This is a predicted structure of a 119-nucleotide RNA (SAM riboswitch aptamer (S box leader)) from Plebeiibacterium marinum. The prediction has a mean pLDDT of 76.
């Protein structure tokens, strides 16, 4: 930096330092000298990996895997303005239409985030 599975309308902000921008890109809206974004410390939020307890099911039984619950005091990450803030190339499919085209509605899908696990 690559692949690959999975997540996202829910939850969870004080202090300090620092100064012009900022919310990935693009249009939008939004946020910001009443100091954002950003770093640091402190808290908190969640349950992705782990830990702890049980169930299901594969298996002759065990172990061991697969799925799933319930735990959050401590561990590796993450997150704590606005659904990933909204919409995004294309594809199908509903209704409309003679045909094209523009628009809705909704699914995939693309783009990025994160976490796992491997290169």
């Nucleotide at each position: 930096a690559g692949u690959u599975u999975a997540u996202a309308a829910a939850g969870a902000a004080g202090a300090g330092g620092g100064a012009a921008g900022a919310g990935a890109c693009a249009g939008g809206c939004u946020c910001g000298g009443u100091g954002a974004u950003c770093c640091u410390c402190u808290g908190g939020c969640a349950a992705c990996c782990a830990u702890a307890a049980g169930g299901u099911u594969u298996u002759u039984u065990a172990a061991a895997g697969a799925c799933u619950u319930u735990u959050a005091c401590a561990g590796g990450u993450g997150c704590c303005a606005a659904a990933a803030c909204c919409u995004g190339a294309u594809u199908c499919g509903u209704a409309u239409a003679g045909u094209a085209u523009u628009a809705a509605c909704g699914a995939a899908g693309a783009u990025g985030a994160u976490a796992a696990a491997c290169u």

NCBI's taxonomy places the organism under Bacteria, Bacteroidia, Marinilabiliales, Marinilabiliaceae, Plebeiibacterium.
It matches the Rfam family "SAM riboswitch aptamer (S box leader)". Its family is annotated with regulation of gene expression in the Gene Ontology.